[in-house]
Context: one part of a larger RNA
Molecule: small-subunit ribosomal RNA, central domain
Organism: uncultured prokaryote
RNA sequence: CUGGGCUUAAAGCGUACGCAGGCGGACAUACAAGUCAGGAGUGAAAUCCCAGGGCUCAACCCUGGAACUGCUCUUGAAACUGUAUGUCUAGAAUCCGGUAGAGGUUGGUAGAAUUCCUAGUGUAGAGGUGAAAUUCGUAGAUAUCAGGAGGAACACCGAUGGCGAAGGCGGCUUACUGGUCCGAAACUGACGCUGAGGUACGAAAGCGUGGGGAGCAAACAGGAUUAGAUACCCUGGUAGUCCACGCCGUAAACGAUGAAUGCUAGUUGUUGGGAGGUUUACCUUUCAGUGACGCAGCUAACGCAUUAAGCAUUCCGCCUGGGGAGUACGGUCGCAAGAUUAAAACUC
Numbered sequence: 001c002u003g004g005g006c007u008u009a010a011a012g013c014g015u016a017c018g019c020a021g022g023c024g025g026a027c028a029u030a031c032a033a034g035u036c037a038g039g040a041g042u043g044a045a046a047u048c049c050c051a052g053g054g055c056u057c058a059a060c061c062c063u064g065g066a067a068c069u070g071c072u073c074u075u076g077a078a079a080c081u082g083u084a085u086g087u088c089u090a091g092a093a094u095c096c097g098g099u100a101g102a103g104g105u106u107g108g109u110a111g112a113a114u115u116c117c118u119a120g121u122g123u124a125g126a127g128g129u130g131a132a133a134u135u136c137g138u139a140g141a142u143a144u145c146a147g148g149a150g151g152a153a154c155a156c157c158g159a160u161g162g163c164g165a166a167g168g169c170g171g172c173u174u175a176c177u178g179g180u181c182c183g184a185a186a187c188u189g190a191c192g193c194u195g196a197g198g199u200a201c202g203a204a205a206g207c208g209u210g211g212g213g214a215g216c217a218a219a220c221a222g223g224a225u226u227a228g229a230u231a232c233c234c235u236g237g238u239a240g241u242c243c244a245c246g247c248c249g250u251a252a253a254c255g256a257u258g259a260a261u262g263c264u265a266g267u268u269g270u271u272g273g274g275a276g277g278u279u280u281a282c283c284u285u286u287c288a289g290u291g292a293c294g295c296a297g298c299u300a301a302c303g304c305a306u307u308a309a310g311c312a313u314u315c316c317g318c319c320u321g322g323g324g325a326g327u328a329c330g331g332u333c334g335c336a337a338g339a340u341u342a343a344a345a346c347u348c
Stems, first nucleotide, its partner, number of pairs: 004319003008301001012316001014201004021194003025088007033081002035077008049065006091191001092188001094186001096183003103177003107173003115149004120144002125136002162169002206247006215241002220236004258315006266293012297304002321348003330341004
């Protein structure tokens, strides 16, 4: 390379957009590049193969044939691919009428709670644990009440509920703003799918500068436990967690399941629309999501099963025994931490 694979055995890029490339709906006509058929030329000889022959055989040699799967030219065919022209509406996009939503950014704001401060009441404990101690408290703690400050998070509703490409998003509200879905069928007329490179977004932690700091809390300190205890438990506690701007670019970034399209039994819940009927309780039906079960089929099994891991097509990514190793070296990126790309010796 061919072949075989990628939920769990090695293997789907974290996600999207998208240049090149690959692939691509229906009809008609033309062309003839691919394709197919015929013919011609060429495809040196030797070699290989076949049939004969010559050395006593063989190796070897000779003769003839076939072959040289290719290339060029030419004559035709026109189904398919392609190209060109014209047409179409089933894909796709737009318009119109509706629609639900923690989708995003931004300003404002409410209440509960923790902590702290001030004042009152009040007196000896409080706190914590398996039990204790460190700790706080007669300089008045804990408890309770009134007032104030500040930061962070939003109980109930809340739900295998919703939205978003993914990461993710949850009090209320203002402004701006993205996408979806349903109905109708007005308009464009294949405008589509995928996508190497590329670009953008991307939890937490971490980094830089400046703020902020209530609670929590790596590090750290102390008290316990223990043979020890650099832990689990307790008392404290700094980075950090929060905000603005800029980096980082990784996660069990998971559905461990790439994207798109078509087809292939059903039953039952739920979310958002539509249509019909009706006794206004609801029933039937149809799209789009989100769950449970289940047939065919698939699977090594577990299981998946119209939200496929079924049956097919297109495009991309990735895998090829374990360790060494996602490491070394080099490149690129980064302030750094490090990320990314990515071996070999050796060994089993």